The RNA shown here (c-di-GMP-I riboswitch aptamer) has 91 nucleotides and comes from Pelolinea sp. Its Rfam family is "c-di-GMP-I riboswitch aptamer". From the family's description: GEMM was predicted in a large-scale screen for bacterial structured RNA regulatory elements. Rfam links the family to the GO term cyclic-di-GMP binding.

[in-house]
RNA sequence: UACUGAUAAAGGCAAAAUCUGCGAAAGCAGGUGACGCAAAGCCGCGAGCCUACGAUCCUGUGGUUUGGAUUAUGGUAGUCGGGUUGCCGGU
Repeated sequence: UACUGAUAAAGGCAAAAUCUGCGAAAGCAGGUGACGCAAAGCCGCGAGCCUACGAUCCUGUGGUUUGGAUUAUGGUAGUCGGGUUGCCGGU
């Protein structure tokens, strides 16, 4: 440096649930908590997925309120791919 995660050590992260806060929501941050994880470190770049405040269209009403569809500018790195950095062991 490349490949690799059988065994071992030192350590690391933390799903669901729950509490507090933020947010229109999805979700996020922190506490408790461990289902799991060898990049479950970091980056929303591509695909996927989630949400729809607002916007557009339709609907409804005398009018306002209403209902529906589409839409990311909002998210997800613990969906996959890509980029980038890295501990230990083995070859």

Its mean pLDDT, the model's own confidence on a scale to 100, is 87. It was read from a public genome assembly, where an Rfam model found it.